Model confidence (mean pLDDT): 76 of 100. Predicted 3D model of a 394-nucleotide RNA (Bacterial RNase P class A) from Dechloromonas sp. ZS-1. It matches the Rfam family "Bacterial RNase P class A". Rfam classes the family as a ribozyme. Rfam links the family to the GO terms tRNA processing, dimeric ribonuclease P complex and ribonuclease P activity.

RNA sequence: AAAGUCGGCCAGGCAAUCGCUGGACACGAAAGUGUCGGGAGGAAAGUCCGGGCUCCAUUGGGCAGGAUGCCAGCUAACGGCUGGGUGCUAUAAGUCGCAAGACGCAAGUCGAGCGAACCAAGGCAACGGAAAGUGGAACAGAGAGUAGACCGCCGGUCGGGGCAACCCGGCCGGUAAGGGUGAAACGGUGGGGUAAGAGCCCACCGCGUCGGCGGUAACGUUCGACGGCACGCUAAACCCCAUCCGGAGCAAGACCAAAUAGGGAAGCAACAGGCGUGGCCCGCGCUGCUUCCGGGUAGGUUGCUUGAGCCUGUCGGUGACGGCAGGCCUAGAGGAAUGAUUGCCGAACCCCGCAAGGGGGGAACAGAACCCGGCUUAUCGGCCGGCUUUCCAC
Numbered sequence: 001a002a003a004g005u006c007g008g009c010c011a012g013g014c015a016a017u018c019g020c021u022g023g024a025c026a027c028g029a030a031a032g033u034g035u036c037g038g039g040a041g042g043a044a045a046g047u048c049c050g051g052g053c054u055c056c057a058u059u060g061g062g063c064a065g066g067a068u069g070c071c072a073g074c075u076a077a078c079g080g081c082u083g084g085g086u087g088c089u090a091u092a093a094g095u096c097g098c099a100a101g102a103c104g105c106a107a108g109u110c111g112a113g114c115g116a117a118c119c120a121a122g123g124c125a126a127c128g129g130a131a132a133g134u135g136g137a138a139c140a141g142a143g144a145g146u147a148g149a150c151c152g153c154c155g156g157u158c159g160g161g162g163c164a165a166c167c168c169g170g171c172c173g174g175u176a177a178g179g180g181u182g183a184a185a186c187g188g189u190g191g192g193g194u195a196a197g198a199g200c201c202c203a204c205c206g207c208g209u210c211g212g213c214g215g216u217a218a219c220g221u222u223c224g225a226c227g228g229c230a231c232g233c234u235a236a237a238c239c240c241c242a243u244c245c246g247g248a249g250c251a252a253g254a255c256c257a258a259a260u261a262g263g264g265a266a267g268c269a270a271c272a273g274g275c276g277u278g279g280c281c282c283g284c285g286c287u288g289c290u291u292c293c294g295g296g297u298a299g300g301u302u303g304c305u306u307g308a309g310c311c312u313g314u315c316g317g318u319g320a321c322g323g324c325a326g327g328c329c330u331a332g333a334g335g336a337a338u339g340a341u342u343g344c345c346g347a348a349c350c351c352c353g354c355a356a357g358g359g360g361g362g363a364a365c366a367g368a369a370c371c372c373g374g375c376u377u378a379u380c381g382g383c384c385g386g387c388u389u390u391c392c393a394c
């Protein structure tokens, strides 16, 4: 420098005028008016996780139910984040194989292109347990689990054909090398061996167990020994194991508190009247005025924004993050403000032009509602950085 890949930051700017909202101050009896300064986001969204806060419940423990699940750390906590491990996966350049062709007397060198066994930063993973038990594996296939002879191969025997070598067919056996089915068929390559075959035996590769070594651990191992060697798949099937989880949510909750109706207490009035029941009488029930008290509703206030806060520096740590010092206060509405108009400047993008340049064009997704930490989703564009590979220069 180029290509690839991952991440961080910003996300139209300035001015004037007219508004909206809430704060301080001033004026005003009040309504209100004036001045000054404040007023959306990286996701404010989805409400999917985790916490703070509030009320209710609660001695403690268990059952049920739910969530999570490689290891170590971070954190208030998490299903989040950081670092690491393992498995799968992606391609550029490269490696390897083939190779048109080029150069060369030759040996050989280079090699467009093709292939894909290897291979970067990256990407993805519900990534505990299948020798506790139960279940499942459609279709295809002969056979789906200590499995399986359909074709094929080999041996025997019987029958037929042929001069013969041998061929065809039936039956009984052997065989997991080859074919075929499947997502999956009980390691791979080569050799020996055999009637044909087979870890049956051997070499290499792979696998498993144990030990050593490295690592806090997951795990690794170019180390040593042993074992011919799959022990099959499925737990986002039941299940088992470990850890965690009480419920509801700011419409939580707290305070003030009308009118009307009803409740309680005291005093006054009355013992009559009225209303209901009833055909009538008795009886029974309800019913007055004043003051005070307490509960609830409308309404108002609060909760409300100073907080696991933000910025800068420094120290520790690979990092997430943490410590220390200094500085800052940065929306708090309640049918819900945060806007509109005008002017100037303006990135992307489009057109013309070899270029310089000119013309057009005009800013994505969206929008607080108790507050934080995450995840996920939406997003015109721009800037910056890390890592990997290749090339060039020193």
Stems, first nucleotide, its partner, number of pairs: 001390010012345007020039002023036005041365001045376002048374005053249004065245005070084005085127001086125004094118001096115003101110003128240002133238002135234002150179002152175010187205006206229001207227005212221003253302004263293006273287005309328008349360004